[in-house]
């Protein structure tokens, strides 16, 4: 130091859901709240997923498709930096 998390301490983080609030949406902030979580820290590089305002494309209109330059790291991969115990 690599690697590992059974058992313990010191803590952190916070699903769904209530309100607030930003945003055109996904979704974000915050306050509740506890479903989990050993990286649920960080970073949209690769892949998947949502969303579709702006731009296009059909159309008389109504509508409708196609796009990420939006969003998710609590989808999975990789990068990176860390707590405690074993070792």
């Nucleotide at each position: 130091a690599a690697c590992a998390g059974a058992a313990a301490a010191a803590g952190g983080c916070u699903a769904a859901c209530u309100u607030g609030u930003u945003g055109a949406a996904a979704a974000g902030c915050a306050a509740g709240g506890g479903c989990g979580c050993a990286a649920a820290g960080u970073c949209a590089c690769g892949g998947g997923u949502c969303u579709a305002a702006g731009g296009g494309g059909u159309a008389g209109a109504a509508a409708u498709c196609c796009u990420a330059u939006g969003a998710u790291a609590g989808c999975c991969g990789g990068a990176u930096u860390g707590c405690c115990u074993g070792g």

This is a predicted structure of an 87-nucleotide RNA (c-di-GMP-I riboswitch aptamer) from Mesobacillus persicus. Taxonomically the source falls in Mesobacillus (Bacteria, Bacillati, Bacillota, Caryophanales).